[in-house]
Molecule: RNase P RNA; transfer RNA
Organism: Candidatus Dormibacteraceae bacterium
RNA sequence: CGAGGCGAUCGGGUGACCGCCGGCGAAGUGAAUAGCGUCGGAGGAAAGUCCGGGCUCCAAAGAGCAGGGCGCUGGGCAACACCCAGUCGGGGCGACCCGAAGGAAAGUGCCACAGAAAAUUACCGCCGGACGGCGUCUAUCUCCCCAGCGCGCGCCCUGCGCGCGCACCGGCGGGAGAGGCGCGGUCAGGUAAGGGUGAAAAGGUGGGGUAAGAGCCCACCGGCGGCCGGGUGAUCGGCCGGCCAGGUAAACCCCGCCCGGAGCAAGACCAAAUAGGAGGACGUCAACGGCGGCUCGCCCAGUCCUCGGGUAUCGGUCGCUAGAGACAUCGGGCAACCGAUGUCCCAGACAGAUGGUCACCGGCCCGCAAGGGUCACAGAACCCGGCUUACAGUCCGCCCUCGGCCC
RNA sequence: UGGGGAGUGGCGCAACGGUAGCGCAGCUGACUCUGGAUCAGAAGGUUGAAGGUUCGAAUCCUUCCUCCCCAGCCA
Numbered sequence: 001c002g003a004g005g006c007g008a009u010c011g012g013g014u015g016a017c018c019g020c021c022g023g024c025g026a027a028g029u030g031a032a033u034a035g036c037g038u039c040g041g042a043g044g045a046a047a048g049u050c051c052g053g054g055c056u057c058c059a060a061a062g063a064g065c066a067g068g069g070c071g072c073u074g075g076g077c078a079a080c081a082c083c084c085a086g087u088c089g090g091g092g093c094g095a096c097c098c099g100a101a102g103g104a105a106a107g108u109g110c111c112a113c114a115g116a117a118a119a120u121u122a123c124c125g126c127c128g129g130a131c132g133g134c135g136u137c138u139a140u141c142u143c144c145c146c147a148g149c150g151c152g153c154g155c156c157c158u159g160c161g162c163g164c165g166c167a168c169c170g171g172c173g174g175g176a177g178a179g180g181c182g183c184g185g186u187c188a189g190g191u192a193a194g195g196g197u198g199a200a201a202a203g204g205u206g207g208g209g210u211a212a213g214a215g216c217c218c219a220c221c222g223g224c225g226g227c228c229g230g231g232u233g234a235u236c237g238g239c240c241g242g243c244c245a246g247g248u249a250a251a252c253c254c255c256g257c258c259c260g261g262a263g264c265a266a267g268a269c270c271a272a273a274u275a276g277g278a279g280g281a282c283g284u285c286a287a288c289g290g291c292g293g294c295u296c297g298c299c300c301a302g303u304c305c306u307c308g309g310g311u312a313u314c315g316g317u318c319g320c321u322a323g324a325g326a327c328a329u330c331g332g333g334c335a336a337c338c339g340a341u342g343u344c345c346c347a348g349a350c351a352g353a354u355g356g357u358c359a360c361c362g363g364c365c366c367g368c369a370a371g372g373g374u375c376a377c378a379g380a381a382c383c384c385g386g387c388u389u390a391c392a393g394u395c396c397g398c399c400c401u402c403g404g405c406c407c
Numbered sequence: 408u409g410g411g412g413a414g415u416g417g418c419g420c421a422a423c424g425g426u427a428g429c430g431c432a433g434c435u436g437a438c439u440c441u442g443g444a445u446c447a448g449a450a451g452g453u454u455g456a457a458g459g460u461u462c463g464a465a466u467c468c469u470u471c472c473u474c475c476c477c478a479g480c481c482a
Base pairs, nucleotide, nucleotide: 001403002402003401004400005399006397007396010393012361013360014359015358016357017356018355020041021040022039023038024037025036043377047388048387050386051385052384053383054382055263056262057261058260062296063295064294065293067259068258069257070256071255072086073085074084075083076082087101088099089098090097091096102254103253107252108251109248110247111246123195124194125191126190127189129187130186131185133183134182135181136180137179140178141177142176143175144174145173146171148166149165150164151163152162153161154160155159203221204220205219206218207217208216222244223243224241225240226239227238228237229236230235267318268317269316270315277307278306279305280304281303282302289299290298309481310480325344326343327342328341329340330339331338332337362375363374364373365372366371408478409477410476411475412474413473414472417431418430419429420428425462434448435447436446437445455471456470457469458468459467
């Protein structure tokens, strides 16, 4: 210098004038309003309403089932799906970031198409066996056939026939059977090494072994289980054991923990008004309701429907904003956070105020300039703690990483 | 303000986690002198948006966006 990472601040400023809402005060009044003075008056997300609580009512808030939520470990917290610290997994050269991260060895379901097979499977291939077929072998065996020579006899005598003997252990002869080999078929098996299919194929790679193969055996790697050791724990390290198990639980489900429901239009009080009416149904043997799923239990003597009506310029007061409050210092803790002390009071409505104009400064855009334009996302509604989403720009960090150059 | 619900072609609706279909409308052609009706055919969808789980998402989960409905008292 460039490219990033992490934490964290703010969200235009100053002045003048004109307003709006609320509290308090003084004077005044029968009591108030108006007016005056003084104090305060949108956010980091007030938003989405996605979680968790407080608060209020519904028995005094109950029981069981169903249902819902959460899901690595330890801690924090009122509580949480949040936060902190760690573990494991994934990503990045790195600083660092991300993770709904229990169980698939309880059971069930699903895994389209393709493929033999999607979980106990055999299509092709490989291997041995049995039974047929075809071919081949003669350096294997058995049997049969064929061929030679000599002598004698007979006859129609260069020849032919018969008999006997020899060879018969010989023949690059022939045939049959057994056997061997090869090819092919059928049957029943073995085999998960190889092929092909798929997102995924029964641990992976290599060697031995085998009829062929296979954790069948061995080495290394991965997973699982056991033992020992470290750690509160998730888990990590070492040793041993061939134990080798498909994926899916943001499918049902199992395990562990948590959850009663409704919501400030909760709820309480005051006032106004009357046709506190008529008809029907049910009920005092507990119906209906409380209870927005069911059963039990508890409480209540009235409840519901239809028709008709009244009232409120959709009346007033409370709830309502002093609170798990803000800031500072100190202490504990790695941290989230907790404790102590001190100071301060900081919006609260009519679903309604929190603003407008001008000037100067500031940021951004256009323009050579003069100058002009513009000011992110967005508006409290019972109150908090979180998460998520939106957001122009901006301050800080003896914080960090990577790359290049110079000293 | 609080509570509840829904988003699929132009409109109305379907679709046990496995190629997104149906009807109407619109388009083209045939029939007809022409139109309608009828017949034949083709087109038209990021399933409101983004991310995740899964081999695979309209469907399951999370976040966001848009739209719709309900809520006074006597009682």